[in-house]
This record gives sequence, C1' cells and structure tokens, in this order.
RNA sequence: CCACCAUCUGUUGGAGAGUGGUGCGGACCCCACCGGCGACGCACCCACCGAAGGGGCAACCCGUGAGCUUCCGCCCACGGCGAAUCUCUCAGGUUCCAGGACAACAGGGUUCCG
Repeated sequence: CCACCAUCUGUUGGAGAGUGGUGCGGACCCCACCGGCGACGCACCCACCGAAGGGGCAACCCGUGAGCUUCCGCCCACGGCGAAUCUCUCAGGUUCCAGGACAACAGGGUUCCG
C1' cells in the first nucleotide's frame, strides 16, 4: 500500500404464536343529570411462539491416569476446548405499528463507528 475480515450506517425483503381471562386506572366521545362507550396503560393468571439478547452440547482436537501393543498406535475413565437456523424458553414476543435472526445492494472500515 492492497485485499479479506470483526464491526458500523442506510435502503429493501423478513417467519412464528391469544386482538385470551380477571382486576385497577382511563384520554376522546355521548348525556340536563345519573351514567354510557371506551382507545390505551399497569398488575396477576392460563395457553402458546422462537429469528433481539442470553443459556446448553456432538464429533474433532488437547491434557491426566489405567490397560494393551507387532512400539506405529489402540482402548477405557475423568477433565478441557467446542457450532448452529439444533435445543432451553431466562429475557423478549403472540391484531396493526414497532421489533426481528438472516439475506441483497450501497457506503464506511481496525481509532473507524458507537
């Protein structure tokens, strides 16, 4: 210096599962009043989802020890390392909105971004 890359920004796409129940509060609106309607918020309960985040682990490989060995290794036990779109459902989510792993395109890119 160049490339790749952790990672960042923008645009686009992006699944699943309850518009559940109960209680409290309650904007707007209606009414002479009493009251009515009630978006939405919070709490608890039941049922569910998995693609924010988070937890878990197989082989391989490594270490320790025992046994075997034709001395190349084999094998058992314990421990370590060890991934996901798998799994768990802590968190989060179950009308729309928002969020959303991941993908494409564009830009930046190891003091850049935040």

Source information: The prediction has a mean pLDDT of 79. Glycine riboswitch aptamer from a Planctomycetota bacterium, 114 nucleotides, folded computationally. It matches the Rfam family "Glycine riboswitch aptamer". Rfam's curators write: This family represents the bacterial glycine riboswitch.